[in-house]
Model confidence (mean pLDDT): 87 of 100.
c-di-GMP-I riboswitch aptamer from a Deltaproteobacteria bacterium, 75 nucleotides, folded computationally.
This record gives sequence, C1' cells and structure tokens, in this order.
RNA sequence: UAACGAUAAAGCCAAACCACGAGCAAUCGUGGGACGGAAAGCCACGGGUCCUCCAGGGAUGGCCGGGUUGCCGAA
Repeated sequence: UAACGAUAAAGCCAAACCACGAGCAAUCGUGGGACGGAAAGCCACGGGUCCUCCAGGGAUGGCCGGGUUGCCGAA
C1' cells in the first nucleotide's frame, strides 16, 4: 500500500420466508429472520433481465461491467 484478501481482530450488511404498509405492477420500506457477502456501502453511465398507466416511463447496484468512498494489514 488505490495491488492483494487471512483458520487474524474489531465490527458491518442481510437472501428466502413471515407480519404490516406503499405502488397498476416489477418492486420498495419497517420489524423479525439468515442464504450468503471483502465493499451485499453509494451511483442507473453501458449491457442484461423484469414491470407497465407503453412514455423523453419505472424496477433491479445481492446479474455483469464501470465510477466513487471506506475497516484491518497476515501471506
């Protein structure tokens, strides 16, 4: 140390499912819950996929790529 990622340490996030709520829907929020995650923090810029009131519309960052910020410091 902006590369890299441990049988390390301190922590963090939270799939499916359930309850309540929002939305035409995809899906999202809160609580519970843990499948997993070294960015599973954030950003719809590109690709993919999904929805629809089919528009200069919406969703997905835990689909892939990219941008940006962050904890630790073994090999």
Lineage of the source: Bacteria > Pseudomonadati > Myxococcota > Myxococcia.
Rfam family: c-di-GMP-I riboswitch aptamer. Rfam's curators write: GEMM was predicted in a large-scale screen for bacterial structured RNA regulatory elements.